[in-house]
């Protein structure tokens, strides 16, 4: 800096990411070099080689090699013997090293490391330098040799023997120590110099080069000691008896409780002792802009170890890695008696583990040890191997090449993109590799030999000799692109896409997340992007993380201000002078190894690397100056804090007394049936007199009115009135003291209700509990009762949403405006001014809400908290309570969030306002009967498919006998039609027989037309098939619903950090976001309306087929005529709230009025905004993809979609008298007609039939029914109703069995107005009545779709129902209440509290034994003596016994907790969540 909460936004917040680092691993891959690095794990065990020797110029010697010398043999050059004679030299005595050098990091939070000092409290071999010395003696012991023991290791006995081993003696000041003098210094004890006395200690020798002994200096290394630094836990608060300090002793190289004897009782700690866990420490290293965080490998410094524990010895130096003793555990040899061992050295085994190399070469160089020297040793160290472990640096070619080849892949596929100049070819080049030849620097020397100078010996020049790497870097030639590229990724963070396969599968993922059939996210495969001998995963560290914030954060609501004061420790602290100089600031000194980091310059072709020079090393210490804050010390002040007065105030506190009201009870009187309660109700109470009333008592509580965001207190909190007693707080204006101050970890003190402990009290009101009621249940809301409790006095608890969700003090910053209480001044109106309490505001802050002198605003100072949610305020541990339970206060696990405050919506058993046949008022139905038709179910070989709440169900279907999709059988397989092309015939059809259900297949017969171009037809051949199969959750296109509701948006601008908001809201007013006023808004834009059609009226034109006043004609508008009229169908007019009252700012209203046909949208349609239901339709069509292909395609018969115990939906008729039936008589519009409509006529009872005029239609088909006249029925299952059935017909059609309609006769079922429920509809509506179309052979239509006849009632109204618009308000919803969501139970996972007990660790503590050792003691044994052995006390390592504490593992059973599939009960919470919720 990004990505993740969210529908969207802001902020808090945490989760992950991009970046560098590594002693790395692990996948894939791998061409060379240079330079470095390489057991982090088991301080486990380690086989086997090596790693510390050396000196013969210290000494006896003389095993082993060589030489010589002498002797034997005898092959005359061989072997054997003797000789230490000689180079040399095994063991031994001796000297010197073995304490360095190499390795680890277990211990150890310590003076261990680091720094800075101090040593007047010290030692130091080998080295230098100066002094001085270097006498004379003596015994011994290993070895050698001869013996014993023993398995062995190794042990002994006896002879004899050296020394530069060892011991006595002298001899000694400049040593040591004691005493005195005398001077100098100094840091307290002390030093230092001088001078006198008395004591005390040396010595070796070598064939001469050396080397001892004594003191003194130096160097060098060690030792000690001091200050200041150096993890984490307070769920570790007290720890200490040599402990802390003194005085002696002892010890020690020295100081010291280092030890020991005595004597004091002290000494450490909240600035963190004591305990525990971790942990070698610094120089540096990685990381960061640094501050800071994290490490401590590789080199270097230093400390600790060496199988675990102890011990000391030797030494100049060790309690000693490759020494000794001794105890323990492991291993290993044993002849069972005993004995050996110590890789955390180099290599190397095993183990462990993701993981970490050779049982290599050489001293050639650097260094070391011995030595006079050569030289010897030397896994120190120089080199080599192994290992992409890291860092650097090289390389795989380069240049032209386009037909943009071949092939992959990909597309909108005759073709194009891309891989891609990539290849192929041409040309060049040779780095590296490879083979060949040459070939280094790394070496300086020392010894030796010469020569020089100086002279017992040093220096110096020249000669000569020495390379493990290594024939290796490096150089030259040769020969050809020839020897040499892969890993990761690719949704987004974060560069890079496409296909293809899979289909919540198999898989990926760092975080969001992908995957369910079109997946850039899985797998492959083209491409593509990064990085490259690497590349990417894991691990771990730092960064990004201002997320522990000194630099640099917070705390009203996101985590977070202690309930509240008072006060200790600390922290902070007015004004003025003055010393001071500790903080601060300056300048010098000393130190901060070196490397390392940074610059310059240089060496390796060049980087890494290396040299070398410089600067830094930011820190200590020391020292000299400064003096303005700060400290300290002094001294003076008063404005900060207080004290006195004096004047107010208050429901401030504790204790007493006291009032009225109400309430309950109780007595008595009145008085009677019902009181009580509730949504209804009922438990209760009441005839033994309730409820109500009326008096009188009595008894607990609690204080109406005043009374107010009033007053008073620290905070809890405080209320009727008095009285005492205490305390505060304001002002006011003197006088005092003189900084006394704020704040406060620890501590103290007060602290609501609730609880608890004793003892009173107990009217009311009341958890628990009863009973009645609701409900599916109701352990609950509601109702009767009622115990503890509520009240007192005492004593405990210690916590609340203890809130202003807002710690406490001071200082400063803009106003208006209330109130309480003072104070001053007043012209009595108010004005000024202090201390409280509220309200709106500016800047400012803030994330917004919001806050704003009462700051959450700008500064100080002190305290408390906070650091993702969740487990969890839980567990353990503690500390406190009588207990309940409070204080402190984790973790594992497990999630990507959890939250804040605002925005838009959606919603609400929230509100307000408004509309709709929503309701209400009317009318007719449904629902009950009987049929029609859908629909579900069921059935069935199929009942084809679809549509399923409103918004399916007379619906796709506006016509299912065939056509028809489904069944069931039987045929076909380029296959059905239809184009295109070519070719070839004259066919095809027909008619007749056979076969069959039929299709169909046989046979037989007949067989074009032509303007001669062809035409039509059939074979047959290629090419384009088909699918009513799947997916409407892939689509396009129609469609339906909300809803013909009145809304939906946008530019611009302006508000807000944004999401968004204003416009669109507020008043008003409509049918309307419709207009009108107001307005940070101004317009527009898609809806509204209106154009557009129909209808109402008129008017102009124009009159056939259409009318017919006049005027002739006639049976008839039939004919002449006629356009007046109705009509018909073009155009026009008209209607706008335009006038007039009223009422209003206006917009507009009004049962207003006038005109007018028609008034207020006049009535009716088309017309459906943004969007919502993954809403309906792959079966109307079209179409992505996917599935069939002798079939899921296609033809044909037969069924089949018409089924039937039943439910449900829309309708028909109907139950009758406003009817029926019979007769008679008017009156419509609109639509159709040629394979048609058909008059009129005849035949039939009738459906029809037969014969025939008219008409492609304002002409002809062509008759409406209600209704209206009359007559009948007279309330019945009827003269109502027509279902059923029987029987004969008629008519379409290839066909009427399934499964058509219609007619005639017979037959006459249920139904007598339909529970609960529900549908339409406000006028020409409804009710009612009839006509016509489409479809269509025919018609199952009572349906759809129009048309016209006759023609009502009601509407008071918006309370409620259902829908729906606007504002507001509420949310934990946003898939949006069909929403979120809590809690028990039951399954399965996980981790973890307790627990009878059990197992282990590592630390104290008694007590017992107690080795080795060092120290003391000691008469007998050994030495002449010194001493030594032997015994013995002290301590003590290991052990062993005991009791407790403490950390850890397990564990029957137990508790709760987290995830987890769609389980089971309720429905606590979000909306007034349905009883507001919360603590």
């Nucleotide at each position: 800096g990004a990505g993740u909460u969210u529908g969207a936004u802001c902020c808090u917040g945490g989760c992950u990411c991009a970046g560098g680092a590594u002693g790395a691993a692990c996948g894939c891959u791998a061409g060379c070099g240079g330079c470095a690095g390489g057991c982090c794990u088991a301080a486990u065990a380690c086989a086997u080689g090596c790693a510390a020797g050396u000196c013969g110029a210290g000494g006896g010697g003389u095993a082993a090699c060589a030489g010589g010398a002498a002797g034997u043999g005898c092959u005359u050059g061989c072997a054997c013997u003797u000789u230490g004679c000689u180079g040399a030299c095994g063991a031994c005595c001796g000297g010197c090293g073995c304490a360095c050098g190499g390795g680890u990091g277990a211990g150890u939070a310590c003076c261990g490391c680091g720094u800075a000092u101090a040593c007047a409290a010290u030692c130091u071999g080998c080295c230098u330098c100066a002094u001085a010395c270097u006498a004379g003696g003596g015994g011994a012991u290993a070895g050698c040799c001869c013996g014993a023991a023993g398995a062995a290791a190794u042990u002994u006995g006896g002879a004899u023997u050296a020394a530069u081993a060892c011991c006595c003696u002298a001899u000694a000041g400049u040593a040591u120590c004691u005493u005195u003098u005398u001077a100098a210094g100094g840091c307290a004890u002390c030093u230092u110099a001088a001078a006198a006395a008395g004591a005390u200690u040396a010595a070796a020798g070598g064939u001469u080069a050396c080397g001892g002994u004594a003191u003194g200096a130096g160097a060098u290394g060690a030792a000690u000691a001091u200050g200041c630094g150096u993890u984490c836990u307070a769920u570790u608060a007290g720890c200490u008896a040599g402990u802390a300090g003194g005085u002696g002793u002892g010890g020690u190289a020295a100081c010291g409780g280092c030890a020991c004897a005595c004597c004091u009782a002290g000494g450490c700690u909240a600035c963190g002792a004591u305990a525990g866990a971790u942990a070698g420490g610094g120089g540096c290293c990685c990381u960061g802009a640094g501050a800071g965080g994290g490490g401590g490998a590789u080199c270097c410094c230093c400390c600790a170890c060496a199988c675990u524990g102890g011990u000391a010895c030797u030494g100049a130096g060790a309690c000693a890695c490759g020494g000794a003793c001794c105890a323990g555990a492991c291993u290993c040899c044993u002849a069972c008696g005993g004995g050996a061992g110590g890789c955390a050295g180099c290599a190397g085994u095993a183990a462990g583990g993701a993981a970490u190399a050779u049982u290599g070469g050489a001293c050639a160089a650097u260094g070391g040890g011995c030595g006079a020297a050569a030289g010897c040793c030397u896994g120190a160290u120089c080199c080599a191997g192994c290992c992409a472990u890291g860092c650097c640096g090289c390389g795989u070619g380069c240049a032209g090449g386009a037909u943009g080849a071949c092939g992959g892949c990909c597309c909108u596929a005759u073709g194009g993109g891309u891989u891609g100049u990539a290849a192929a070819c041409u040309g060049c080049u040779u780095u590296u590799a490879u083979a060949u030849a040459g070939g280094a620097a790394g070496a300086a020397a020392a010894a030796c030999u010469u020569u020089c100078u100086c002279g017992u010996g040093a220096g110096a020049a020249a000669g000569c000799u020495u390379g493990a790497c290594g024939g290796u870097a490096c150089u030259a030639u040769a020969a050809g692109a020839a020897u040499a590229a892969g890993g990761a990724u690719c949704g987004g963070c974060u560069a890079a896409c496409u296909c293809c396969g899979u289909g919540c599968c198999a898989g990926c993922a760092g975080c969001c997340g992908c995957g369910g059939u079109a997946a850039u996210a899985c797998g492959g495969a083209g491409g593509a992007u990064c990085c490259a001998a690497g590349c990417g995963u894991u691990a771990u560290c730092c960064g990004g993380a201002a997320u522990c914030a000194u630099u640099g954060g917070g705390u009203u609501u996101a985590a977070a201000g202690g309930g509240u004061c008072c006060g200790u420790a600390g922290g902070u602290g007015g004004a003025c002078a003055a010393a001071u100089a500790a903080g601060u600031c300056a300048g010098a000194g000393g130190u901060g190894a070196a490397a390392u980091c940074c610059u310059g310059c240089a060496g390796c072709u060049c980087a890494a690397c290396u040299g070398u020079a410089g600067a830094a090393c930011u820190g200590c210490c020391u020292u000299u100056g400064a003096u303005a804050c700060u400290g300290u010390u002094u001294g003076u002040c008063u404005u900060g804090a207080g004290u006195u007065a004096u004047u107010a105030u208050g429901a401030a506190g504790u204790g007493g007394u006291u009032a009225g009201a109400a309430u309950g009870u109780g007595u008595a009187g009145u008085g009677u049936a019902g009181c009580g309660g509730u949504g209804a109700a009922a438990u209760g109470c009441a005839u033994a007199g309730a409820u109500a009333u009326u008096a009188c008592a009595c008894a607990g509580a609690a204080u109406a009115c005043c009374g107010a965001u009033u007053g008073c207190g620290a905070a809890g909190g405080c209320a009727g009135a008095u009285c005492a007693c205490u305390a505060a707080u304001a002002a006011u204006u003197a006088a005092c003291u003189g900084a006394c101050a704020c704040u406060g970890a620890g501590g103290g003190a007060c602290g609501a209700a609730a609880g608890c402990g004793u003892g009173g009290g107990u009217a009311g009101c009341g958890a628990a509990c009863a009973g009645g009621a609701u409900u599916a249940g109701a352990u609950a809301c509601c109702c009767u009762g009622g115990u503890a409790g509520u009240c007192c006095a005492c004593g405990c608890c210690g916590u609340a949403a203890a809130c202003g969700a807002u710690g406490g003090u001071c200082a400063c910053u803009a106003g208006c405006u209330g109130u309480u209480u003072g104070g001053a001044c007043u012209u009595c109106g108010g004005u000024c001014u202090g201390a409280g309490u509220g309200g709106c505001u500016a800047a400012g802050c803030g994330a917004a809400a919001g806050u704003g002198a009462u700051a959450a605003g700008u500064g100080a100072c002190c305290c408390a908290c906070c650091u993702g949610g969740g487990g969890a305020g839980u567990a353990c541990g503690u500390u406190c309570g009588c207990a309940a339970g409070a204080a402190u206060g984790a973790a594992a696990c497990u999630c990507a969030a959890a939250g804040g405050a605002a925005u838009u919506g959606a919603c609400g058993g929230g509100g307000g306002c408004c509309c709709g046949c929503a309701c209400a008022a009317g009318c007719g139905g449904u629902g009950g009967a009987g049929c029609a038709u859908g629909u579900g179910g069921u059935u069935u070989a199929a009942u084809u498919c679809g549509a399923u709440g409103a918004u399916a169900c007379g619906c796709g279907a506006g016509g299912a006998a065939c056509c028809u999709a489904c069944c069931u059988a039987g045929g076909c397989u380029u296959a059905a039609a239809u184009g295109u092309a070519g070719a070839u015939u004259g066919a095809c059809g027909u008619a007749u027989u056979g076969g069959g259900a039929a299709a169909c297949c046989a046979a037989u017969a007949u067989u074009u037309c032509u303007u001669c171009g062809g035409a039509c037809a059939a074979u047959u051949u290629a090419c384009a098939a088909g699918g009513u199969g799947c997916u409407g959750c892939a689509u396009g296109g129609u469609u339906g619903u909300c809803g013909u509701c009145a809304g939906c948006u946008c530019g611009u601008g302006c508000u807000g950090u944004g999401a968004a908001g204003u416009g669109u809201c507020g008043g008003g007013u409509u049918a309307a976001g419709u207009c009108c006023c107001a307005u940070a808004a101004c317009g527009a834009g898609c809806g509204c309306a209106a154009c557009c059609c129909c209808u109402a009226u008129c008017a102009u034109u124009a009159g056939u087929u259409g009318c017919u006043a006049a005027c002739a004609u006639u049976u008839a508008g039939u004919u002449g005529a006629g356009g007046a009229c109705u009509c018909u169908a073009a155009u026009g007019a008209a209607a706008c709230u335009g006038c007039c009252c009223g009422c209003g700012u206006a917009a507009g209203c009004g049962u207003g009025g006038a005109g007018g046909a028609a008034g207020g949208u006049g009535g009716g349609g088309a017309u459906g905004a943004c969007g919502u239901c993954a809403a309906a339709u792959c079966a109307u069509c079209a179409c992505g993809g996917c599935c069939c292909u002798u079939a899921c395609g296609u033809c044909u018969a037969g069924g089949g979609c018409u089924a039937c115990a039943c439910a449900c939906g829309u309708g028909c008729u109907a139950c009758a008298a406003c009817g029926g039936u019979g007769a008679a008589u008017a009156c419509a519009g609109a639509g159709g007609g040629a394979u048609g409509c058909c008059a009129a006529c005849u035949g039939g009872u009738a459906a029809c039939a037969g014969u025939g005029a008219g008409c492609a239609a304002a002409u002809c088909c062509a008759a409406a029914a209600a209704a209206u006249u009359c007559a009948u029925c007279u309330c019945a299952g009827u003269u109502c109703g027509g279902a059923u059935u029987g029987a004969g017909g008629u008519c379409u059609g290839c066909a009427a069995c399934u499964c058509g309609a219609c007619c005639u006769c017979a037959u006459g079922a249920a139904g007598c107005u339909g529970g609960a429920a529900u549908c339409g509809c406000u006028a020409g509506u409804a009710a009612u009545c009839g006509u016509a179309u489409a479809u269509c052979a025919g018609c199952c239509a009572u349906g759809a779709u129009a048309c016209g006849g006759u023609g009502a009632a009601u509407a008071c109204g918006u309370u409620c129902c259902c829908g729906g618009g606007c504002c507001u308000u509420g949310u934990a919803c946003a898939c949006a209440c069909c929403g979120c969501c809590c809690g028990u139970c039951a399954g399965g996972c996980c981790a973890u509290g307790g627990a009878a007990g059990u197992u282990g660790g590592g630390g104290a503590u008694a007590c017992c034994u107690g080795a080795a050792g060092u120290c003391g003691g000691u008469a007998a044994c050994c030495g002449a003596a010194a001493g030594g052995a032997g015994c013995u006390g002290c301590c003590u390592a290991a052990g062993g016994u005991a009791a407790a504490a403490u950390c850890a593992g397990u564990a029957a059973c137990u508790g709760g907790g987290g995830c987890u599939a769609a389980g089971u009960c309720g429905u606590a919470a979000c909306a007034a969540g349905g009883u507001a919720a919360c603590c």
This is a predicted structure of a 1479-nucleotide RNA (small-subunit ribosomal RNA) from an uncultured marine bacterium. Its mean pLDDT, the model's own confidence on a scale to 100, is 82.